This is a predicted structure of a 525-nucleotide part of an RNA (small-subunit ribosomal RNA, central domain) from a metagenome. Model confidence (mean pLDDT): 81 of 100. The full RNA is in RNAcentral, with records from SILVA. Its Rfam family is "Eukaryotic small subunit ribosomal RNA". Rfam 15.1 lists 75,755 matches to the family in 2,556 species.
Context: one part of a larger RNA
RNA sequence: UUGCAGUUAAAAAGCUCGUAGUUGGAUUUUGGAUUGGGCCUAAUGGUCGGCCGUGAGGUUCGUACUGUUGGGCCCUUUCUUCUUCUCGAAGACCACGUGUGCCCUUAACUGAGUGUGCGUGGGGUUCGGGACUUUUACUGUGAGAAAAUUGGAGUGUUCAAAGCAGGCGUUUGCUUGAAUAUUGCAGCAUGGAAUAAUGGAAUAGGAUCACGAUCUUAUUUUGUUGGUUUCUAGGAUCGAGAUAAUGAUUAAUAGGGAUAGUUGGGGGCAUUAAUAUUUAAUUGUCAGAGGUGAAAUUCUUGGAUUUAUGAAAGAUUAACUUCUGCGAAAGCAUUUGCCAAGGAUGUUUUCGUUAAUCAAGAACGAAAGUUAGGGGAUCGAAGACGAUCAGAUACCGUCGUAGUCUUAACCAUAAACUAUGCCGACUAGGGAUUGGCGGGCGAUUAUUAUAUGUCCCCGUCAGCACCUUGUGAGAAAUCAAAGUUUUUGGGUUCCGGGGGGAGUAUGGUCGCAAGGCUGAAACUU
Numbered sequence: 001u002u003g004c005a006g007u008u009a010a011a012a013a014g015c016u017c018g019u020a021g022u023u024g025g026a027u028u029u030u031g032g033a034u035u036g037g038g039c040c041u042a043a044u045g046g047u048c049g050g051c052c053g054u055g056a057g058g059u060u061c062g063u064a065c066u067g068u069u070g071g072g073c074c075c076u077u078u079c080u081u082c083u084u085c086u087c088g089a090a091g092a093c094c095a096c097g098u099g100u101g102c103c104c105u106u107a108a109c110u111g112a113g114u115g116u117g118c119g120u121g122g123g124g125u126u127c128g129g130g131a132c133u134u135u136u137a138c139u140g141u142g143a144g145a146a147a148a149u150u151g152g153a154g155u156g157u158u159c160a161a162a163g164c165a166g167g168c169g170u171u172u173g174c175u176u177g178a179a180u181a182u183u184g185c186a187g188c189a190u191g192g193a194a195u196a197a198u199g200g201a202a203u204a205g206g207a208u209c210a211c212g213a214u215c216u217u218a219u220u221u222u223g224u225u226g227g228u229u230u231c232u233a234g235g236a237u238c239g240a241g242a243u244a245a246u247g248a249u250u251a252a253u254a255g256g257g258a259u260a261g262u263u264g265g266g267g268g269c270a271u272u273a274a275u276a277u278u279u280a281a282u283u284g285u286c287a288g289a290g291g292u293g294a295a296a297u298u299c300u301u302g303g304a305u306u307u308a309u310g311a312a313a314g315a316u317u318a319a320c321u322u323c324u325g326c327g328a329a330a331g332c333a334u335u336u337g338c339c340a341a342g343g344a345u346g347u348u349u350u351c352g353u354u355a356a357u358c359a360a361g362a363a364c365g366a367a368a369g370u371u372a373g374g375g376g377a378u379c380g381a382a383g384a385c386g387a388u389c390a391g392a393u394a395c396c397g398u399c400g401u402a403g404u405c406u407u408a409a410c411c412a413u414a415a416a417c418u419a420u421g422c423c424g425a426c427u428a429g430g431g432a433u434u435g436g437c438g439g440g441c442g443a444u445u446a447u448u449a450u451a452u453g454u455c456c457c458c459g460u461c462a463g464c465a466c467c468u469u470g471u472g473a474g475a476a477a478u479c480a481a482a483g484u485u486u487u488u489g490g491g492u493u494c495c496g497g498g499g500g501g502a503g504u505a506u507g508g509u510c511g512c513a514a515g516g517c518u519g520a521a522a523c524u525u
Stems, first nucleotide, its partner, number of pairs: 004496001006494001007477002012493001014364001016362002021357003026249001031080003036075012048062002050059003084131007093122010104111001135197003138192005150181002154164002166175003207243003211239008254354001255351003259346002262343002267339004273317002277313003281309002284306001288299002325332002369410006379403001383399004421492003425484002428468003433463008442455003472479002498525003507518004
């Protein structure tokens, strides 16, 4: 690993990117002919036997024998379809020619057979040298493997665990064992060629065939030695030519790019609006106002609360607002403009495997918090009071600092939840809805025929969800995924192993800090 789990029992990293790693679509030689054998089957003969018939002969008869033809299956031989080329050696075999021995034969070395020597040709039988050859995984077989050990054969250690002994005679002997199997991986030899990789010809510097040129090496032969050159034989390079079906698989309901009209509360910057709150100013009136379960703290003839008028400030974006949209998640809602980006859809567009998931590493990451500015309307940790209460360091009320907002930097965590990793395939019915596209009677938009837009109907792709059911799953709740799982294997990543101790200690690392990440053990139960 085969072969566990991860919604709620322990558990999927907050989210995305991403290197190593792991995994990765389809496609290329299939078939045909043929030899021999076996089995099955069909048709048609013959022989023998049975039956019928006086006979000729006939017969839908037989556990009988046998032939021919056809078909099917299995094994096998050969071809289509070359583990190649070259040099050398040995040698089996075949054919032809020739010399020779034996035997038979002939008038005759005439002819046949057989043995042997030589020559020529053919010969893939063996060995050696050279030139080249796609390379592996996988699998069958074999050799090899220290013994003890293990499994296991034989054997009455008295049985057994063991041991490798022993058994039998006529007693100066005879005779049998001490087997065998397993022996991962790696390595070796050999067969197979499915599956999985890998390589080849695209700027032809490609293959094959001859031809020519240049350079280079030098064995042999020209009587000998030396030099030069040629021929010849190898090697390298180049030129022009011929041959060929000359050479580019397809275009994945994989992926990327381009393009068209869209779509969205996606992002950034600027601009703009709305009401509310608070404050200050002015204004009218007047004795209470706030607040609460009831009160009080609090504010009030120096006019509170309330009314009206405009103003300022900072924040927020109601209703519309949805089982709706967008975004990787966190998250995103006034108008308008600008900037770049994204998804889905359409496409007889293009590339041609470019892909999936991902240790390391990186970007983003609510709220709170930290640092330095700005701003401080509201709300409001801490704090102060008033109540309540046995007490109240709370819930309720009145104030109120930090904060809440913003800029620049940190921090990196949440019940960051769908408590459900990502990619791919399949398995079931339905009606809504968002975006695109296609089709269609019609309605509306009009001054009416059109365009266009909005409705209506149908289809389709991609979404957010929902309803019903349960083939199925589950401990159940429930789930179209949490199904296709003991009938267990699509790919890939992370992570869990009783409760506590403990996300603690220690070490490392990151951080200004707060703290984050990594992360035990003793002990206890």